[in-house]
Transfer RNA from Coemansia spiralis, 72 nucleotides, folded computationally.
RNA sequence: GCCCGCUUGGCCAAGUGGUAAGGCGUCAGUCUUGUAAACUGAAGAGCGCUGGUUCGAUCCCGGCAGUGGGCA
Numbered sequence: 001g002c003c004c005g006c007u008u009g010g011c012c013a014a015g016u017g018g019u020a021a022g023g024c025g026u027c028a029g030u031c032u033u034g035u036a037a038a039c040u041g042a043a044g045a046g047c048g049c050u051g052g053u054u055c056g057a058u059c060c061c062g063g064c065a066g067u068g069g070g071c072a
Base pairs, nucleotide, nucleotide: 001071002070003069004068005067006066007065010024011023012022018055026042027041028040029039030038048064049063050062051061052060
């Protein structure tokens, strides 16, 4: 330098055109002498950035950045 994959809450991770599921963690409650465990409830992401397509974009397209891999 060229090619390919990936980027979604604190962490992991699903969703692939119609305003984002789940797990862990966190917080509160119940229980307990107390802690943990268990159970119940709650908060927390508009999807790396930017532009385009579209009535509508996390999803399709371009560029950039980060990251992993391959070739030279």
The prediction has a mean pLDDT of 84. RNAcentral holds the sequence, with entries from ENA. RNAcentral records the identical sequence in 3 taxa. Its Rfam family is "tRNA". Its family is annotated with triplet codon-amino acid adaptor activity in the Gene Ontology.